[in-house]
RNA sequence: CAGUUAUCACGAAAGGCAGAGGGAUUAGACCCGGUGAAGCCUUAGCAACCCUUUAAGCUUUAAAGAAGGUGCUACAUUCUACCACGAAAGUGGAUAGAUAACAC
Numbered sequence: 001c002a003g004u005u006a007u008c009a010c011g012a013a014a015g016g017c018a019g020a021g022g023g024a025u026u027a028g029a030c031c032c033g034g035u036g037a038a039g040c041c042u043u044a045g046c047a048a049c050c051c052u053u054u055a056a057g058c059u060u061u062a063a064a065g066a067a068g069g070u071g072c073u074a075c076a077u078u079c080u081a082c083c084a085c086g087a088a089a090g091u092g093g094a095u096a097g098a099u100a101a102c103a104c
Base pairs, nucleotide, nucleotide: 003102004101005100006099007098008097013043014042015041016040017039021032022031023030026081027080028079029078044073045072046071049069050068051065052064053063054062055061056060077096082093083092084091085090
């Protein structure tokens, strides 16, 4: 880098270094940013995918947990773009993307 499956609800920030961008990509819009962006480090936290325990059950369900592996800690998969419905507002889906587990 491409593949399969599941989810995209909720939740959770301080400090140090740094110094202009950031919200995945393209375009437009909108928003955050010298009252300090990205990135790196430390500490803390959130969540519960893998995981641990227990009980049913038979390959799944429920409850509890957080030692370890990931992930995350502005708002929001931010909106529009492709398809369907609709007079419109809008609704649903797809694509794309993110995360986890597996496999190569």